[in-house]
The RNA shown here (small-subunit ribosomal RNA) has 1490 nucleotides and comes from an uncultured delta proteobacterium. The sequence is in RNAcentral, with records from ENA and SILVA. It matches the Rfam family "Bacterial small subunit ribosomal RNA". Rfam links the family to the GO terms structural constituent of ribosome and ribosome.
C1' cells in the first nucleotide's frame, strides 16, 4: 500500500469478506527459566471464621490475679509481680486511609472565572491564664432479666461540669453603653522571700488552656461553555418565575413561609423516554476522527433497602445512633443480634479472575512529651505463559549421502550434514560453598560546641563515636565440580496467501473468513511424508479501531445504478452589489496566568541487555486576563446606480363566464321504402316483416376537423369554436425609488378518484356470444357509474435533470418582438425574449450533455448511503371513504443494479441461397414375403447403435466354426509371451472308456551342434515372477468415424479507435455457386477454407499396334489365316475454353445478357477432396490405452443349445394387384467386373436344380456370358382372371462332418391376401426420374442387402407469398447449460422470525385519597434539678400530649414499557426432481410500465 467475491467476458456503482494493530480476556493442544507488571468486565447474590482504628498514666480516680520469695496462730498474711493486666472518667482520632459504580445526563464531570462563607491539628502576632463551686462514672451494696442489657441507693477525682472577676480584641447598637474566656500537667533550680533536712512561694523550660487578627491547608456555594441516542418524546412549570416583608444557613438564593405580579423554559431541541459514574488517559488511526474509561492518578456518589437526626472543626458518618422494610441467625417465646462494594476465604452465577499466608525492616497515617502501641493502608512472598521483556533446549566437524519412511517414468530423488561417529564448550536448571544494597532516622551510653536561664541544672540545637534494629531471604550476586548431560511445540500447505505428493474415502464423512471443495484418479475432506511460519508458545473464539472516500470538515454523491419535494409564493434561518468614515464582537499578533501528577515524545541516568524505574525537557493545538492591528467579515451612519421594483407605449398567446354556429356519430319522433343488416381470422349473441338497413326533415347531447407545424402559451397539472372581462410574460425609448436581492420549515394551486346535485351522445363494473384443454382475458354484441357544478381528495406528474446568479468556440431550422439599409413590397444585417437540431473545448462509468450544460465557479434548500423484508408493520396525524403523510425492526443473501460488448435466440426487420415450397414425375403408409427394431417370451433368445446424425445400422453373408450368450463336463503358471529347475527325443500307430474335451494302456521311434563340460530348437513335469478377460468406465483418453455442410465461412500480424471487453480489416455500394471479384473505405497485408492443380467423362491430334480393328488385297464357315497401321479401340503423349472475340447494359470496373465461332460456353457433366469449430455425438466389442476389478474364475477346453422364439408395433426393402400388361414362339444390341483350392467350353444324360465330361485359361486369346427391358408375330379380353405368387403336400439337386432346430435351389401340385392404397410423408431438375437387366466382395453352401455397370429413357420449374435449414446485415432481450433459455403468482409440506388478538402477569412513573413509625421544629407540659440568690426566685432539664412536614405502606385511577396468549395475517428461508397455469424477458405471441 491492498486483495478476493455480480459477468461468457468488460468497465462502473456497491455491499459482504480477508491481510494489521489492540485486550483485565475465554477456550483447544503444548509448555524449560527468570525479570516487571495484571488478575469477578457476570449476582450492588448471600456470607460461617479471622483479622482491617485505635492511642494517651506527662489530663483523672480506682487498681487485680496466677506464679515466685517469706513468715504463720495452716484460716491465712507480708513481699514481690504491679500501679502491671482488664475497665472506667476525660482528650485527640475514629469525616483520613481501603473498597465498589448501583445511582446520577445534572444537586455530576472538565475548563476558565466569581463572591456572601467555614476551617480542628500547623505556622506567625496581640492580649491573657485571678479566685471558687457542685456533681459524676469507676467502686461498693440490694435488683430485675434466659440473654442482651439495665434500675435503685451510696462514696469518690480531674485539662470533666458551673459561677464570680478581668476584656486588647471580638460581637450588638446611631451613640452613650451592653454583653462575652481560659486548665492545667511534667521536668529542674534554690540567686531573691518563708521555714529553713527539704519543702513552699518563686525562678526556669517543654507540653497543653483562653481570646483577637493573619496566613497556609482543606472544604462549602455561585457564573459560562462544553459534556450519549430517540421527535414514531412538541409542547413544559404553580414554588413555577420574579418583587416585598419574614424565616433560615457557616455563607448567595424560592432554601422556607405569607402576600402581590403573570411571569419562566422550548425547534441553538425544552419536557419525557432509554443508556451511562465523568476526566487525565487507553487502543486505534498518516492525521482528522472512531471506539473506551481495568490496573494508576483527580472528582463525584454509595455502604443490606428506604426515612431521619445526633455528636462534632467536619458526616446526616463502610467496620456510629434511631425507626420501618426484606432476609439471616439465638431464644427460657417474654425477647434479641447481624450487615465483607476493607484484606484473606466460602457458597451461588458464569466462557472466565488468585492465598483463610508474612511484616510494620522500608514509605505513609492516628494517638503520644517520647519510648512505643496500632495499621489486610504499605512493604513483601503464594497461585496462574493473563500481558509484556530477555534467556535457553548446544557448537564444530561429519558422504558410505547408512538404516528406515515416503515418492517414483525403476533410472532414481528426498527426509540429509540431519543421524551415527569424532573434537569442544557449559548459559538455564540440580548440587556444594561463600553471600550483599535496601539503614536513613530515631532511642540510647560517652565526649565536645553552642540558645536559654541566677545556674556548672534541667532542656534545645549541632558534631564526633559505641551499641540497637531486615518481613523479603540465607533471596540477589558470586565461586567450584559433574556431564550434552533435563527442556519444542502449534498452526497451515486451491485462491486471496509464505508452502505439495501419496493413499484412503466417493455430494457420503466431512472442511469452509469469503469465493467455494466432495457424485472412484480431491494439492480444498482423513492419514501419511514433505514444506511454510511463529515459538513457550501456536492456534480458535469474542469484542474495537483500521483498512472502508462504506456519513466523505480534511475527503462522496442525486439524467440512466440509491438520491431533486409535482409546481409555484413566502415567515424565521443562511448567503448577499458599489462607495466612504467609524467601532473593534468575529478575525490576527504580542504577552501573562491557568491548563495537577503519572502516561505518550526527545535527551540523559539505574538494573549485565530489555521490559522496567527514574532526573529534566518538550508538549499538552484548550480556556482566562491584558495590550495591539484594521485588509475582509459583523455593527452604527452616510452617498452611489450596475442588481431589483415602478409607471407609460406595442404585441403574442394562457385563465373565467356567457353564448353561437357547421359537418360527423348515436338516440328519439315523422315520411318514403322492403329483406336484410351487423360484426368477425371464421362466426355467433345483436337489430330486422311489430318493417330495420338505406334514404329525408325535426330535435337531444357531447367535442370542436381542416389552419395545426418535434408552433403558441401557462409555474407546474394543463389549455385548440367565437365574445366580454381578466393575471402574467416580451420589447423599445424615457422618467422614478435606491440592494428593496437569492433560496427557503408554512401556504396555496394540483390529471385522475370520492360525497351531493344535474346530465346522458361515446366508453370501467357487469351480461351475453365466440376462443379455448380451460378463458373470471385479448375479439364481438350490449352496458352502468364518472366525464358538468359545487364540496372532498392530495396521489401519478419525466427533461426520470430543484432554484438563482456569473462565465465559456461556432452552425442551422423555427416562434415572437425592436432598430438599421433600400424608395414601397421582397430582401438583406443587426440586436432581445422563446424553442429546436448539429457540433468544439470541457465533462461522463459510459451511453450521452454540450451558452436551454450533465462544463467552470458561488449561494441557498431538498434528498441517499447493498438486495430483499418494505414505502410494510406499529404509533402518531389527515380524510367521509379509498387511502395519504411520517416510518422502522427481527430474519435472509452474496449479491441486487447501470452502461456498454461478444454471441445466440425473437410467433422483429432488410437481402440472398436450397428438390426448401411451388410446378411436375414416381413411391411409402393399406396387401402377402424379406430384413432391421421395439416388445414379450426364455436358461439364453451376447452385446453395442436412439430425432434429423439408432432400425437390409456395426454383421462384404449366425447350420459347427464364428459366439462374445444359456446348461452340462472338464483344467488351474493355464490354450499365448519371457525367465528358472528336472526329465525326455518331437512323433508315429493301435485297443479301451466317454457326448466330447480328456483320461488310460500297448508298440514303435531315438533331432541337431560341440571345445565331450554342455548347449539349442522342441516336448512333459514343477516353481514363482506372470499370462489371460469380447469385465467396467467413450463422462479418463488416442486414432477412426457422423453431423451442421461442399455451407461460405473461420481467423491472425502489424496499424488505428475505445479506459476496457473489444472493434476495424471481414461493414458499404455492386456482382459471384463461393469472404468470386471490382469500387469505395484507417486500413494494410496475410493464413486456414472456396477456386485451381487430381482422376473419369465429351472432341481432336500424335505415337504404338497385340490378345484388339479390318477399308483396299488374298483366304476362310468364321478376321479363320496372311497382309495393313487407314478406322474401332487400347495404352502413352498433346491440343483444346479463357468471358478469349462482337454488340448492350453497368462507375471507362468487376460482372451480366445477347451473339458468332466451336465437339464442348461461361463451375461443360461426374468423382475425390470436408476450413475454425458444434453435438461431453458415436466406437474401451476393431486397434491402442490410463484407472478399477477377476485371478481353481468374470480366465482356457468341449459338446449340446440360443442369437433364427412370437398376441402385437415400427422402419428398410422386394413382389404385386395387371392389357403401356401376362404367357408362349422366333429374333437383335451392352458396359463393368471376377477367375488356379478357380472360371469351367463343347459333347453327352436328366422336365429341371444338375449329373457326367474334360478343352482352353494365371486371362482385350479361355471361361463365367444367356444381357433384359425394346422391337416381331401369336394367344388371353377385365375376370381375383392366363393377373399375383404366399402358403402348403410331395418328390428331388447342390454345398458341406452335418441341412431337425436353421440353407439354397429344382419339378409337379395346391394358389392366401391383395382391385392403386386414409391421416401424414419421402425421392427427384437431364443422360436425372421412372424403368430393365448384367457383374463383385464377403463366400464350402446360402443376397429380395450393400458396392458397382450399362440399356430404354420423360414430365415440370409461374415464382419466392408461406413451410424446413443456412448465410450476411440490421434490432431488441431480464438469454451466455444461450429459447429444449429464463422467469411468476397461488395451493400443498417444513422451519424461521414479525404482526395483530379476547385477556392475563410483571415492572416503571404519575394523579387522588387514607395512612403516618423515629426524627426535627412549633406548643403545652406530669414532673424533676447540685452549682447563682436578696431564698421570693432566676436559670435549667424534661416524660407525655398535641401539631406540621414525612419513609414504609393502602385503596382508587391514568399512561408508558416487557413478557405469555387460542386464533390470525401477512413475509422469509428450504428441498434434485410436488399441484395448477404461463403474467414478465423477443413485437415474449394483446408492447410493457406508472
Nucleotide at each position: 500500500a491492498g486483495a478476493g467475491u455480480u459477468u461468457g467476458a468488460u468497465c462502473c456503482u456497491g455491499g459482504c469478506u480477508c491481510a494489521g494493530a489492540a485486550c483485565g480476556a475465554a477456550c483447544g493442544c503444548u509448555g524449560g527459566c527468570g525479570g516487571c507488571g495484571u488478575g469477578c468486565u457476570u449476582a450492588a447474590c448471600a456470607c460461617a471464621u479471622g483479622c482491617a482504628a485505635g492511642u494517651c498514666g506527662a489530663a483523672c480516680g480506682a487498681g487485680a490475679a496466677a506464679g515466685c520469695a517469706c513468715c504463720u496462730u495452716c484460716g491465712g498474711g507480708u513481699g514481690u509481680g504491679a500501679g502491671u493486666a482488664g475497665a472506667g472518667u476525660g482528650g485527640c482520632g475514629c469525616a483520613c486511609g481501603g473498597g465498589u459504580g448501583a445511582g446520577u445526563a445534572a444537586u455530576g464531570g472538565a475548563u476558565a472565572g466569581g463572591a456572601a462563607c467555614g476551617u480542628a491539628c500547623c505556622u506567625c502576632u496581640g492580649a491573657g491564664a485571678g479566685g471558687g463551686g457542685a456533681a459524676u462514672a469507676a467502686c461498693c451494696a440490694c435488683g430485675g432479666g434466659a440473654a442482651a442489657c439495665u434500675g435503685u441507693g451510696g462514696c469518690u477525682a480531674a485539662u470533666a461540669c458551673c459561677g464570680c472577676a478581668u476584656a486588647c480584641g471580638g460581637u450588638c447598637g446611631c451613640a452613650a453603653g451592653a454583653c462575652u474566656a481560659a486548665a492545667g500537667g511534667u521536668g529542674g533550680c534554690c540567686u531573691c522571700u518563708c521555714c529553713u533536712u527539704g519543702g513552699a512561694a518563686g525562678c526556669u523550660a517543654c507540653c497543653g488552656c483562653u481570646u483577637a487578627g493573619a496566613g497556609a491547608u482543606c472544604g462549602g456555594c455561585c457564573u459560562a461553555u462544553c459534556u450519549c441516542c430517540c421527535a414514531u418524546u412538541a409542547g413544559c412549570u404553580u414554588g413555577u418565575u420574579g418583587g416585598c416583608a419574614g424565616g433560615g444557613u457557616a455563607a448567595a438564593a424560592g432554601c422556607c413561609u405569607a402576600c402581590c405580579a403573570a411571569g419562566g423554559c422550548g425547534a441553538c431541541g425544552a419536557u419525557g423516554g432509554g443508556u451511562a459514574g465523568c476526566u487525565g488517559g487507553u487502543c486505534u488511526g498518516a492525521g482528522a476522527g472512531g471506539a473506551u474509561g481495568a490496573u494508576c492518578a483527580g472528582c463525584c456518589a454509595c455502604a443490606c433497602u428506604g426515612g431521619a437526626a445526633c455528636u462534632g472543626a467536619g458526616a446526616c458518618a463502610c467496620g456510629g445512633u434511631c425507626c420501618a422494610g426484606a432476609c439471616u441467625c439465638c431464644u427460657a417465646c417474654g425477647g434479641g443480634a447481624g450487615g465483607c462494594a476493607g484484606c484473606a476465604g466460602u457458597g451461588g452465577g458464569g466462557a472466565a479472575u488468585c492465598u483463610u499466608g508474612c511484616a510494620c525492616a522500608a514509605u505513609g497515617g492516628g494517638c503520644g512529651a517520647a519510648a512505643g502501641c496500632c495499621u489486610g493502608a504499605u512493604g513483601c512472598a503464594g497461585c496462574a505463559a493473563c500481558g509484556c521483556c530477555g534467556c535457553g533446549u548446544g557448537a564444530g566437524u561429519g558422504a558410505a549421502g547408512a538404516a528406515g519412511g515416503c515418492c517414483c517414468u525403476u533410472g532414481g530423488g528426498u527426509c540429509g550434514u540431519a543421524a551415527a561417529g569424532c573434537u569442544c564448550u557449559u548459559u538455564c536448571g540440580g548440587c556444594u560453598a561463600g553471600g550483599a544494597a535496601g539503614a536513613a532516622g530515631g532511642g540510647u551510653g560517652c565526649u565536645c560546641u553552642u540558645g536559654u536561664g541566677a545556674a556548672u541544672a534541667g532542656u534545645g540545637a549541632g558534631a564526633g563515636u559505641g551499641c540497637u534494629g531486615g518481613a523479603c531471604g540465607g533471596u540477589a550476586c558470586u565461586a567450584g565440580a559433574a556431564g550434552a548431560a533435563g527442556a519444542a511445540g502449534c498452526a497451515c500447505c486451491g485462491g486471496c496467501u509464505a508452502a505439495u505428493u501419496u493413499c484412503g474415502u466417493g455430494c457420503c464423512a466431512g472442511c469452509a473468513g469469503c469465493c467455494g471443495c466432495g457424485g472412484u484418479a480431491a494439492u480444498a475432506c482423513g492419514a501419511a511424508a514433505g514444506g511454510u511460519g511463529c515459538a513457550a508458545g501456536c492456534g480458535u473464539u469474542g469484542u474495537u479501531c483500521g483498512g472502508a472516500a462504506u456519513g466523505a470538515u480534511u475527503g462522496g454523491g442525486c439524467g440512466u445504478a440509491a438520491a431533486g419535494c409535482g409546481c409555484a409564493c413566502g415567515u424565521a434561518g443562511g448567503c448577499g452589489g458599489a462607495u466612504u468614515u467609524u467601532u473593534a464582537a468575529g478575525u490576527c499578533g504580542a504577552u501573562u496566568g491557568u491548563g495537577a501528577a503519572a502516561g505518550c515524545c526527545c535527551c540523559g541516568g539505574g538494573c549485565u541487555c530489555a521490559a522496567c524505574c527514574u532526573g529534566g525537557g518538550a508538549a499538552u493545538u484548550g480556556c482566562a486576563g491584558u495590550c495591539g492591528a484594521a485588509a475582509c467579515c459583523g455593527a452604527a451612519a452616510g452617498u452611489c446606480u450596475u442588481g431589483a421594483a415602478u409607471g407609460c407605449c406595442u404585441g403574442a398567446g394562457g385563465g373565467u363566464u356567457g353564448g353561437u354556429g357547421g359537418a360527423a356519430u348515436u338516440c328519439c319522433a315523422g315520411g318514403u321504402g322492403u329483406a336484410g343488416g351487423a360484426g368477425u381470422g371464421a362466426a355467433a349473441u345483436c337489430c330486422g316483416u311489430a318493417g330495420a338497413u338505406a334514404u329525408c326533415u325535426g330535435g337531444a347531447g357531447a367535442a370542436c376537423a381542416u389552419c395545426g407545424g418535434a408552433g403558441g402559451c401557462g409555474a407546474a397539472g394543463g389549455c385548440g369554436c367565437c365574445a366580454a372581462c381578466u393575471g402574467g410574460c416580451a420589447g423599445u425609448g424615457c422618467a422614478u425609488u435606491g440592494a428593496c436581492g437569492c433560496u427557503g420549515a408554512g401556504u396555496g394551486c394540483g390529471a385522475a378518484g370520492c360525497g351531493u346535485g344535474g346530465g346522458g351522445a361515446g366508453c370501467a363494473a357487469c351480461a351475453g356470444g365466440a376462443u379455448u384443454a380451460g378463458a373470471u382475458a385479448c375479439c364481438c354484441u350490449g352496458g352502468u357509474a364518472g366525464u358538468c357544478a359545487c364540496g372532498c381528495c392530495g396521489u401519478a406528474a419525466c427533461g426520470a435533470u430543484g432554484g438563482u446568479u456569473a462565465c465559456u468556440a461556432g452552425g442551422u431550422g423555427u416562434u415572437u418582438g425592436g432598430a438599421a439599409g433600400u424608395u414601397a413590397a421582397c430582401c438583406u444585417c443587426c440586436u432581445g425574449a422563446g424553442u429546436a437540431c448539429u457540433a468544439c473545448a470541457g465533462c461522463u462509468a459510459a451511453c450521452g450533455c454540450g451558452u436551454u450544460a450533465a462544463g467552470u465557479a458561488a449561494c441557498c434548500c431538498g434528498c441517499c448511503u447493498g438486495g430483499g423484508g418494505a414505502g410494510u408493520a406499529c404509533g402518531g396525524u389527515c380524510g367521509c371513504a379509498a387511502g395519504g403523510c411520517u416510518a422502522a425492526a427481527a430474519c435472509u443473501c452474496a449479491a441486487a443494479g447501470g452502461a456498454a460488448u461478444u454471441g445466440a435466440c425473437g410467433g422483429g426487420g432488410g437481402c440472398c441461397c436450397g428438390c426448401a415450397c411451388a410446378a411436375g414425375c414416381g413411391g411409402u403408409g393399406g396387401a402377402g414375403u424379406a430384413u432391421g427394431u421395439g416388445g414379450u417370451u426364455u436358461a439364453a433368445u451376447u452385446c453395442g447403435a436412439a430425432g434429423c446424425a439408432a432400425c437390409g445400422c456395426g454383421c462384404a453373408g449366425a447350420a459347427c466354426c464364428u459366439u462374445a450368450c444359456c446348461u452340462a463336463c472338464c483344467c488351474u503358471u493355464a490354450a499365448c509371451a519371457u525367465c528358472c529347475c528336472g526329465g525326455g527325443g518331437c512323433g508315429c500307430a493301435u485297443g479301451c472308456a466317454g457326448a466330447g474335451a480328456u483320461g488310460u494302456a500297448u508298440g514303435u521311434u531315438u533331432c541337431u551342434c560341440u571345445u565331450c563340460g554342455g548347449a539349442g530348437a522342441c516336448u512333459c513335469g514343477g516353481u514363482g515372477a506372470u499370462a489371460g478377460g469380447u469385465g467396467c468406465u467413450g463422462c479418463a483418453u488416442g486414432g477412426c468415424u457422423g453431423u451442421c455442410g461442399u455451407c461460405a465461412g473461420c481467423u491472425c500480424g502489424u496499424g488505428u479507435c475505445g479506459u476496457a471487453a473489444g472493434a476495424u480489416g471481414u461493414u458499404c455500394g455492386g456482382u459471384u455457386a463461393a469472404g468470386u471479384c471490382c469500387g469505395g473505405u484507417a486500413a494494410c497485408g496475410a493464413g486456414c477454407g472456396c477456386a485451381a492443380c487430381c482422376c473419369u467423362u465429351a472432341u481432336c491430334c500424335u505415337u504404338a499396334g497385340u490378345u484388339a480393328c479390318c477399308a483396299g488385297c488374298a483366304u476362310u464357315a468364321a478376321g479363320u489365316u496372311g497382309g495393313g497401321g487407314a478406322c474401332u479401340c487400347u495404352g502413352g503423349g498433346g491440343a483444346g475454353a479463357c468471358u478469349g472475340c462482337c454488340g448492350g447494359u453497368g462507375u471507362u470496373a468487376a460482372a451480366c445478357c445477347g451473339g458468332a465461332g466451336g465437339a464442348a460456353g461461361g463451375c461443360g457433366g461426374g468423382g475425390a477432396u470436408g476450413a475454425c469449430g458444434u453435438c461431453a455425438a458415436g466406437u474401451c466389442c476393431u486397434c491402442a490405452u490410463g484407472g478399477c476389478c477377476c485371478u481353481u474364475a468374470c480366465g482356457g477346453g468341449u459338446a449340446g443349445g440360443g442369437c433364427u422364439a412370437c398376441a402385437c408395433a415400427c422402419g428398410u426393402a422386394c413382389u404385386a394387384c395387371a392389357a403401356u400388361g401376362g404367357c408362349a414362339g422366333a429374333a437383335a444390341c451392352a458396359a463393368a467386373c471376377a477367375g488356379u483350392u478357380g472360371c469351367g467350353a463343347a459333347g453327352c444324360c436328366g422336365c429341371g436344380a444338375g449329373g457326367u465330361g474334360a478343352a482352353g485359361c494365371c486371362a482385350a486369346u479361355c471361361u463365367g456370358u444367356a444381357a433384359a427391358a425394346c422391337a416381331c408375330u401369336g394367344u388371353c379380353u377385365c375376370a381375383g382372371u392366363c393377373c399375383g405368387g404366399a402358403u402348403u403336400g410331395a418328390a428331388g439337386u447342390c454345398u458341406g462332418c452335418a441341412a431337425c432346430u436353421c440353407g439354397a435351389c429344382u419339378u409337379c401340385a395346391u394358389g392366401a391376401a391383395g382391385c392403386u392404397g386414409g391421416a401424414a410423408u419421402c425421392g427427384c431438375u437431364a443422360g436425372u426420374a421412372a424403368u430393365c437387366g448384367c457383374u463383385g466382395a464377403u463366400c464350402a453352401g446360402c443376397a429380395a442387402g450393400c458396392a458397382g455397370c450399362g440399356g430404354u429413357g420423360a414430365a415440370u420449374a409461374c415464382g419466392u407469398u408461406c413451410c424446413c435449414g443456412g448465410g450476411c446485415c440490421u434490432u431488441g432481450u431480464a438469454c451466455a447449460c444461450a429459447c429444449c433459455g429464463c422467469c411468476c403468482g397461488u395451493c400443498a409440506c417444513a422451519c424461521c422470525a414479525c404482526g395483530a388478538a379476547a385477556g392475563u402477569g410483571g415492572u416503571c412513573a404519575u394523579a387522588a385519597c387514607c395512612a403516618g413509625a423515629a426524627g426535627u421544629g412549633c406548643g403545652u407540659g406530669a414532673g424533676c434539678g447540685a452549682a447563682c440568690u436578696u431564698c421570693g426566685g432566676a436559670c435549667g432539664c424534661a416524660a407525655g400530649c398535641g401539631u406540621a412536614c414525612c419513609a414504609a405502606g393502602g385503596u382508587u385511577g391514568u399512561g408508558g414499557u416487557c413478557g405469555c396468549g387460542a386464533u390470525u395475517g401477512g413475509g422469509g428461508u428450504g428441498g434434485a426432481a410436488g399441484u395448477c397455469g404461463u403474467a414478465a424477458c423477443a413485437a415474449g405471441g394483446u408492447a410493457a410500465c406508472c